Model confidence (mean pLDDT): 82 of 100.
Transfer RNA from Candidatus Nealsonbacteria bacterium CG23_combo_of_CG06-09_8_20_14_all_40_13, 73 nucleotides, folded computationally.
It was read from a public genome assembly.
Taxonomically the source falls in Candidatus Nealsoniibacteriota (Bacteria, Bacteria candidate phyla).
[in-house]
RNA sequence: GCCCUCGUAGCUCAAUGGAUAGAGCGUCAGAUUGCGGAUCUGAAGGUUAGCCGUUCGAAUCGGCCCGAGGGCG
Numbered sequence: 001g002c003c004c005u006c007g008u009a010g011c012u013c014a015a016u017g018g019a020u021a022g023a024g025c026g027u028c029a030g031a032u033u034g035c036g037g038a039u040c041u042g043a044a045g046g047u048u049a050g051c052c053g054u055u056c057g058a059a060u061c062g063g064c065c066c067g068a069g070g071g072c073g
Base pairs, nucleotide, nucleotide: 001072002071003070004069005068006067007066010025011024012023013022018056027043028042029041030040031039050064051063052062053061
């Protein structure tokens, strides 16, 4: 330099055009306990890396840019 894959919650990941983007772990609150842990219930937490476009509608499709991983030279 070229090609491929990926970027979504603090972390690990779903959702592959359709109504309000979900789960596990973690955090916080409550229940429970003599106090904790475990368990149960609830809550908070997201410009879907960023910008532009296509579409009635974009996390999803296209372009640019940034970053990560891999392959080739």